[in-house]
Context: one part of a larger RNA
Molecule: large-subunit ribosomal RNA, domain IV
Organism: Coriobacterium glomerans
Parts: sequence; structure tokens; C1' cells
RNA sequence: CCAUGGUCAAGGAACUCGGCACAAUGGCCCCGUAACCUAGGGAGAAGGGGUGCCGCGUCAUCGUGGAGGGGCUCAGCCCCCCGAGCGAGAGGCGGCCGCAGUGAAGAGGCCCAAGCGACUGUUUACCAAAAACACAGGACUCUGCACAAGCCGAAAGGCGACGCAUAGGGUCUGACGCCUGCCCGGUGCCGGAAGGUCACGCGGAGGGGUCAGCGCGCGAGCGCGAAGCCCCGAAGCCAAGCCCCGGUAAACGGCGGCCGUAACUAUAACGGUCCUAAGGUAGCGAAAUUCCUUGUCGGGUAAGUUCCGACCUGCACGAACGGCGCAACGACUUGGGCGCUGUCUCGACCAUGGUCCCG
Repeated sequence: CCAUGGUCAAGGAACUCGGCACAAUGGCCCCGUAACCUAGGGAGAAGGGGUGCCGCGUCAUCGUGGAGGGGCUCAGCCCCCCGAGCGAGAGGCGGCCGCAGUGAAGAGGCCCAAGCGACUGUUUACCAAAAACACAGGACUCUGCACAAGCCGAAAGGCGACGCAUAGGGUCUGACGCCUGCCCGGUGCCGGAAGGUCACGCGGAGGGGUCAGCGCGCGAGCGCGAAGCCCCGAAGCCAAGCCCCGGUAAACGGCGGCCGUAACUAUAACGGUCCUAAGGUAGCGAAAUUCCUUGUCGGGUAAGUUCCGACCUGCACGAACGGCGCAACGACUUGGGCGCUGUCUCGACCAUGGUCCCG
């Protein structure tokens, strides 16, 4: 010096990102317990007191129930009375010892306020346990069953389900309470079928290749060209889809700008104008969201970029990618307080094992 234990004057979080770590609390019995609340809870709230040993002790009370007595639906493994013995035992009074009596060990620290998530659960096997996932509950949507919808598989086949819409699948939300506004123009989905577009196919107007033959030419060759065979091919007919017409937002999503106006000022209930599919309702708001920002005011502190309560100028909250509340719950996060302490002022000493030196 390091590790692991132990003790400490005075102070008591001044330490530190942060009371991290330590200390403290601790069992049992009794008294006594607030706000709030979903009336269950919160509660072991908090906060107090007691606790050993000896005697009175043949004690109160309770359990069991011998012998004896009585009864009956009389011989039953029945019922009742008394209560010996045994067992369990709180409370009271008196006494004894120590610094100390759950005498050692093991055995909640507590309170206030806020955020998030209702809750018990689940998770990154080996840096994250959480406000993430799940969850009961809510909603939308698909599925009518001979092969449901959906999913696995190349298929056979299987799951769904030996189920049948109070069932099964998908998606979102996430207990409970109060609620969940406006927009269907775009995208998606659902419905519609008149018109537009439109594939294959049908169709075959028309065009072409070949060629018997015919014409011209002395010839080489050139031109015309029926049938057949073959190629191209217009009109017309024709499904879904798309266009089109409607619906639908707990479907994907979206939810304005400028100017003026009141008898102090300020502000603007009011007016004008432009744009839009419609211009953000309730509630909440410097918030797990606020840039400016340590906003401003209030609280708490001697002093508070954090915290709590307000205000609203919401850079850039907002209603099932849910909004706002909420008792209970949480090894979650934030702020404050009491207790307690070597965390600290500020360090000291002790024990054990190492490091180090000599052998």
C1' cells in the first nucleotide's frame, strides 16, 4: 500500500451525478394509526409501551374427561349433570440481578410530493428488467363451414377444429372513471354498373406469297394471274381492372393566413379578405413534448439550471400511433424531509490475509 472485517471525539450528507456504500430499523404482545379510496384498501401506515428470572400457582379461563349420579325411542360406539387427573394458559400482585432481558444468531428504516405504466406477470442466456412486451377490457375488420377465413407444404396432407359467428383469424388500443370532436379532396377498402378504355378469343373487309394458264419477246426474261396451299389483317362482338358514380377515419392520413376594430393604455367578444377536403372541439400545456429558456409569478432553501403549484407566447400537445384523471401496485424515474451513520470535514487505530524486503 491492497483486500476483508471491527471501533471512533465533535459535527451529521457539509460527500457525490446521485445518501452509492455503510449505519440505522428489525421477532412477539398491547395501545394507537392520517390524507385519499375502486370501500377491498391505504395498514406492519405513522407513533408509543412491554419483553429476563423467582414466588403467590392446588389461580381466572379453555381443552380432555376417570369414578359416581340421572334420562331415554332401555343394553346403544346414545344423551345430560358433577367433575378427579392430565394438558394449554393470558392478566394481576410481590420479589431478584445486570450497562443491557426477542441479553448470542436470524428477522421491515420511515414519511411527503410528482412522472410513467393500472395491477400479478414477460424480456435483450453473457453490459439494458424498464415508462419496453404481455395483460383482462374496448373497437374495427375478415370468415356461413361439402375444401370457413387464415397459415405450413412441391404435392399428398396437416393446423385452424373432431371447432361453426356467444366461434375462429387479422389489426389497433390497453384495468377502471369521464370522454373520444371536424375533414372522404388524395391513398386504401366496400358498393355500383349506364358510359369511356380494354387482353385472349371470335370475326374476316382488304392486302400479300406461291402457281396452272395467258400475253409480249429471237432469246435471256418481263407482265397479268383462277383454284389450292400459306402469310398479314380493318370494322364488329367480348371479362376483370382502370376511368367514372357513391360510401367509409377506433381505414392510411389531415385538422390555415393576412388586415382592422372598444371613451387611458393594453387586449379584441366584433368586422373584412384570401385559401382549404376541413381548418384542432373537450381536456391538458415551458410537459418523458418549450427552441428562445435558468420564460414569468408563487412554494420550498440562508442561497434552488433540478422539484412542486400556477400562467399560456403550444419553435413543434390533443382525443383508441387514444385525450384527461385515478385508489392499489413498482429491485422503474424525479424532488423534498425525519431517523441514521467514516459518504464527508479528516483522518486515526485494531484484527486477519496479501503486496514488499531478507533467508